[in-house]
Context: one part of a larger RNA
RNA sequence: GGAUGAAUGCUAGCGGCGUGGAUAAGGCAUGCAAGUCAAGGGGGCCGCAAGGCAACCGGCAGACGAGGUAGUAAAACGCAGGUACGCACCGAAGAGUCGGGCAUAGCUCGUCGAAAGACGGGGUAAUUCCCGAUAGUCCCUCCGGGGUAAAGGAGUAAUCCGCUCUUUGCGCGGCCUGCGCGGCAUCAGUUAGUUGGCAGGGUAAUGGCCUACCAAGACGACGACGCCUAGGGGAGCUGAGAGGCUGACCCCCACCGAUGGGACUGAGACACGGCCCAUACACCUACGGGUGGCUGCAGUCAAGAACAUUUGGCAAUGGGCGAAAGCCUGACCAUGCGACGCCGCGUGCUGGACGAAGUCCUUCGGGACGUAAACAGCUUUUAUGAGGGAAGAAGUAAUUGACAUUACCUCAUGAAUAAGGGGCUCCUAACUCUGUGCCAGCAGGAGCGGUAAUACAGAGGCCCCGAGCAUUAUCC
Numbered sequence: 001g002g003a004u005g006a007a008u009g010c011u012a013g014c015g016g017c018g019u020g021g022a023u024a025a026g027g028c029a030u031g032c033a034a035g036u037c038a039a040g041g042g043g044g045c046c047g048c049a050a051g052g053c054a055a056c057c058g059g060c061a062g063a064c065g066a067g068g069u070a071g072u073a074a075a076a077c078g079c080a081g082g083u084a085c086g087c088a089c090c091g092a093a094g095a096g097u098c099g100g101g102c103a104u105a106g107c108u109c110g111u112c113g114a115a116a117g118a119c120g121g122g123g124u125a126a127u128u129c130c131c132g133a134u135a136g137u138c139c140c141u142c143c144g145g146g147g148u149a150a151a152g153g154a155g156u157a158a159u160c161c162g163c164u165c166u167u168u169g170c171g172c173g174g175c176c177u178g179c180g181c182g183g184c185a186u187c188a189g190u191u192a193g194u195u196g197g198c199a200g201g202g203u204a205a206u207g208g209c210c211u212a213c214c215a216a217g218a219c220g221a222c223g224a225c226g227c228c229u230a231g232g233g234g235a236g237c238u239g240a241g242a243g244g245c246u247g248a249c250c251c252c253c254a255c256c257g258a259u260g261g262g263a264c265u266g267a268g269a270c271a272c273g274g275c276c277c278a279u280a281c282a283c284c285u286a287c288g289g290g291u292g293g294c295u296g297c298a299g300u301c302a303a304g305a306a307c308a309u310u311u312g313g314c315a316a317u318g319g320g321c322g323a324a325a326g327c328c329u330g331a332c333c334a335u336g337c338g339a340c341g342c343c344g345c346g347u348g349c350u351g352g353a354c355g356a357a358g359u360c361c362u363u364c365g366g367g368a369c370g371u372a373a374a375c376a377g378c379u380u381u382u383a384u385g386a387g388g389g390a391a392g393a394a395g396u397a398a399u400u401g402a403c404a405u406u407a408c409c410u411c412a413u414g415a416a417u418a419a420g421g422g423g424c425u426c427c428u429a430a431c432u433c434u435g436u437g438c439c440a441g442c443a444g445g446a447g448c449g450g451u452a453a454u455a456c457a458g459a460g461g462c463c464c465c466g467a468g469c470a471u472u473a474u475c476c
Stems, first nucleotide, its partner, number of pairs: 001476004006472005013345006019338002026301003030298003035060003040057002044053003067256003077180007085173003090169008098132004107122006138147003152161003182228003189219003194216004199211003231253004235246004258279005281292004311334003317331001318329004348378004358369004383413006392403001420465005425446003431460005441448002
């Protein structure tokens, strides 16, 4: 000198764009953050009807999006390769969609419970479930053969939306390998499923992934093992570069969801707002028993030097569901707060004295603040008021904007609404007076202060920057 997710002190007019819990992955009141489909199904309630409402079964979605960085030094990440594998939705193509059956929610009757809820009897539907048939470009095969599927709905209809099997595309993912990627050797030896083989199990798939048996291997100063620290990358800061430091915001990847463990469902999870168990904590209770998980958006307490609205809207973009209308969406778009940062604008302009007053200095002559003020003229960025007024809307005939009393434009009023902070011994730009007297104090370093202190304190003047200026912390 540059930089910061900063904080602190003094000060503060406006706008745009960004950005804002770095500490306690500490605890959380309240509201909202994931639903949707009535054109899969039967019923319930309301209604004269048309129709509406929502519970239940069923389907799709809840594995995305949103958040955090605890763990992890390698099962991560980055770069480059590999293959023994999978894929719901979407695109392309071929073939098919036949016959039957058993249940069970809802409902109804009854019982238990404070509640949460649970149990029993009866009976019912389906795009729920099961059986059979059919079978090829599917699977297995000893090549003879064997095995495996389906669901209907809307519509007068045309037709459309589905369903099953198979092939393929797009893209996404699983697994494997090489290299790269912190500190400590005051960590030197480590290892029994350990290293390899054979067989089997398991998986979508390879593999000690797991099991039995066999062998005795495997790793290590090219740093094994251990301990400490840490999410990685794109990137960011700095630097002429080499390098050093960092990993906020944004993007990619990984991991986590009170803590530990487990599986279920599913194309996909070992699943933040799903389930089960255990633990701690908290809440309700009729004491028998229940309920909960903000590291979602706001908000609250705590801790801290320190970090925001319990706002508006689905108008746009995107996502889920739906044939559609549409519904949902704290993603998102906006808004509010903070000079936290960057950028822009303003706080007026011109004239105006051998130069007012005042203050300071003085060699008492004068000098400085200083064209500065007053005063005169001008302008109106900004401010305030009034009027007009968008784009963002795709989507055409119409309709649809949270932001928005917006941006922007015009007019009016009137210099009107707007300047501070730090410094002045040297480094280092900028000097005098008074007070103080090694006191009070200053200070980044050198160092100032013990009676003329440009170094302390005040004042005048000056210097630097300016809606900021300094200080502290950290990095180059």

Overview: Model confidence (mean pLDDT): 88 of 100. A computed fold for a 476-nucleotide part of an RNA from a Candidatus Adlerbacteria bacterium, annotated as small-subunit ribosomal RNA, 5' domain. Its Rfam family is "Bacterial small subunit ribosomal RNA".